Transfer RNA from a Minisyncoccia bacterium, 74 nucleotides, folded computationally. The source organism's lineage runs through Bacteria, Bacillati, Minisyncoccota and Minisyncoccia. The RNAcentral record of the sequence draws on ENA. The coordinates come from a structure-prediction model, not an experiment, and the mean pLDDT is 81. Its Rfam family is "tRNA". From the family's description: Transfer RNA (tRNA) molecules are approximately 80 nucleotides in length. The family's RNA type in Rfam is transfer RNA.
[in-house]
RNA sequence: CGGGAUGUGGCUCAGCUUGGUAGAGCGCCUGCCCCGGAUGCAGGAGGUCGGUGGUUCAAAUCCACUCAUCCCGA
Numbered sequence: 001c002g003g004g005a006u007g008u009g010g011c012u013c014a015g016c017u018u019g020g021u022a023g024a025g026c027g028c029c030u031g032c033c034c035c036g037g038a039u040g041c042a043g044g045a046g047g048u049c050g051g052u053g054g055u056u057c058a059a060a061u062c063c064a065c066u067c068a069u070c071c072c073g074a
Base pairs, nucleotide, nucleotide: 001073002072003071004070005069006068007067010026011025012024013023020057028044029043030042031041032040050066051065052064053063054062
């Protein structure tokens, strides 16, 4: 320098193909239960999706540029 993959709650990931209310598990908080802890039961908080711009009535999703990490090639 060229090509490719990944980026979404604290962590690991789904959702993108086919645009239409942002989800799951674990973790965290509160209550119940218990001598206490764990397990179990009920409820709750927490992200507007790496960034900017564009298309669209509407973008995590489509397009362009860009950033970070990783892989391949030179």